[in-house]
About this RNA: This is a predicted structure of a 72-nucleotide RNA (transfer RNA) from uncultured Gemmata sp. It was read from a public genome assembly. Rfam family: tRNA. Its family is annotated with triplet codon-amino acid adaptor activity in the Gene Ontology. By type it is a transfer RNA. The organism belongs to Gemmata, within Bacteria.
RNA sequence: GCUCGCGUAGCUCAGUGGUAGAGCAGCGGUUUUGUAAACCGCUGGUCGUGGGUUCAAGUCCCUCCGCGAGCU
Repeated sequence: GCUCGCGUAGCUCAGUGGUAGAGCAGCGGUUUUGUAAACCGCUGGUCGUGGGUUCAAGUCCCUCCGCGAGCU
């Protein structure tokens, strides 16, 4: 330099055009003499940046940034 993949909650990841979710973590509660575990509930998101297409974009297209892999 060229090609490909990934970027979504604090962490690991789903979501392949029509209301952004799960597990773990955090907070509160129940239970216990107490802790842990278990159970119930809650909080937490400019979906990497900027633009485009569309009635509607996390999702499709372009640019850039970051990470990874391959080729030279």